[in-house]
Context: one part of a larger RNA
RNA sequence: UUGGGCGUAAAGAGCUCGUAGGCGGCUCAGUAAGUCGGGUGUGAAACCUCCAGGCUCAACCUGGAGACGCCACCCGAUACUGCUGUGGCUAGAGUCCAGUAGGGGAGUGUGGAAUUCCCGGUGUAGCGGUGAAAUGCGCAGAUAUCGGGAGGAACACCAGCGGCGAAGGCGGCUACCUGGACCACAACUGACACUGAGGCACGAAAGCGUGGGGAGCAAACAGGAUUAGAUACCCUGGUAGUCCACGCCGUAAACGAUGGGUACUAGCCGUUGGGAAGUCUGACUUCUCGGUGGCGCAGCUAACGCACUAAGUACCCCGCCUGGGGAGUACGGCCGCAAGGUUAAAACUC
Numbered sequence: 001u002u003g004g005g006c007g008u009a010a011a012g013a014g015c016u017c018g019u020a021g022g023c024g025g026c027u028c029a030g031u032a033a034g035u036c037g038g039g040u041g042u043g044a045a046a047c048c049u050c051c052a053g054g055c056u057c058a059a060c061c062u063g064g065a066g067a068c069g070c071c072a073c074c075c076g077a078u079a080c081u082g083c084u085g086u087g088g089c090u091a092g093a094g095u096c097c098a099g100u101a102g103g104g105g106a107g108u109g110u111g112g113a114a115u116u117c118c119c120g121g122u123g124u125a126g127c128g129g130u131g132a133a134a135u136g137c138g139c140a141g142a143u144a145u146c147g148g149g150a151g152g153a154a155c156a157c158c159a160g161c162g163g164c165g166a167a168g169g170c171g172g173c174u175a176c177c178u179g180g181a182c183c184a185c186a187a188c189u190g191a192c193a194c195u196g197a198g199g200c201a202c203g204a205a206a207g208c209g210u211g212g213g214g215a216g217c218a219a220a221c222a223g224g225a226u227u228a229g230a231u232a233c234c235c236u237g238g239u240a241g242u243c244c245a246c247g248c249c250g251u252a253a254a255c256g257a258u259g260g261g262u263a264c265u266a267g268c269c270g271u272u273g274g275g276a277a278g279u280c281u282g283a284c285u286u287c288u289c290g291g292u293g294g295c296g297c298a299g300c301u302a303a304c305g306c307a308c309u310a311a312g313u314a315c316c317c318c319g320c321c322u323g324g325g326g327a328g329u330a331c332g333g334c335c336g337c338a339a340g341g342u343u344a345a346a347a348c349u350c
Stems, first nucleotide, its partner, number of pairs: 004321003007304002012318001014202001017199001021195002025089003028085004033081002035077007048066007092192001093189003099182002104178002109173002111155001116150007126137002163170002207248006216242002221237004259317006267295012299306002323350003332343004
């Protein structure tokens, strides 16, 4: 390389947009580059196949014939592909008009419950914590309870196997700015599509820089227990951090461990957002489009299982895998303030 694969065996990039490239709907005409046919030239010999011959046979050798992908030129074919006609079309894609649902995003304002702390009242000896305790707090008046105040963070019920988002993710309320999706009827554009090497943007938590903030929680740390020990699990404390602004980092079991797109392929039951029809007007029935779940046939699968949200049947494009360890490491490059990230071997060994 051919071939085979990627839910769980090695293997889908965390995710989107998009450049080059690859690939691409129906139809008319032209062209004839690809494609196909024929011819000519070339295609050394040896090798290969066939025939004949020579070594007693064979291997081997000699002669003859055949064959020789490819390439160049000429003639022809026009189904498919390409190219040309800024040809034509509307089923793909998109736009517009009318609506719908939503924790989609950004900043603003605001609310109540609770924890902690402070002040004041009542009140007295305990509180707290555990398997049991102790450290700890408390007669300088704690815990409990009532009133007032401060401050930060998170939003009980609603809440759902429910919704939205490309993914990460998103949940009190309010107005404002803003992205996407879906449905229905006509109208419009007329292939504008799909994928996407590089590239750009986004990207949980932790971590980093500067400045704020700090209630609760809590790495580190301290103490008390447990224990043979206990640098743990349990308890009492507690600093970074968790929060905000701006800027970095760019990772994850970033998971559906399942890349994106299109078409096709039994059914049944839920749920969510629309639309239509029927109607006994009911919290109704049926149909239909979009999403999200459960079962299940064919088929697929090593099995488990998947099964119109495919892991089925096909096509297009990208990414990735090639025994275990060494190793996602070294070296080098690029990126980063650092932590480190990314790209990525070999010796050796089983």
Record summary: Small-subunit ribosomal RNA, central domain from an uncultured Acidimicrobiia bacterium, 350 nucleotides, folded computationally. The RNAcentral record of the full RNA draws on ENA and SILVA. The coordinates come from a structure-prediction model, not an experiment, and the mean pLDDT is 88.